[in-house]
RNA sequence: GGGCCUGUAGCUUAGUCGGAAGAGCACCGCAUUCGCAUUGCGGAGACGGGAGUCCGAUUCUCCCCAGGUCCA
Numbered sequence: 001g002g003g004c005c006u007g008u009a010g011c012u013u014a015g016u017c018g019g020a021a022g023a024g025c026a027c028c029g030c031a032u033u034c035g036c037a038u039u040g041c042g043g044a045g046a047c048g049g050g051a052g053u054c055c056g057a058u059u060c061u062c063c064c065c066a067g068g069u070c071c072a
Base pairs, nucleotide, nucleotide: 001071002070003069004068005067006066007065010025011024012023013022019055027043028042029041030040031039048064049063050062051061052060
């Protein structure tokens, strides 16, 4: 320098013929308890960045960034 793959919440991840983004753990609140833990209920929190196509993009296209892998 070139090819391919990956990037979703603090962590691990689901979600492809484009149509309101879910879960587990963790975190916060309430209940339960003499208190803690457990358990139950509720809550906050995410599509790597930019542009394009489209009525509409996590999803399709291009560029960039980061990581992995192969070639040179």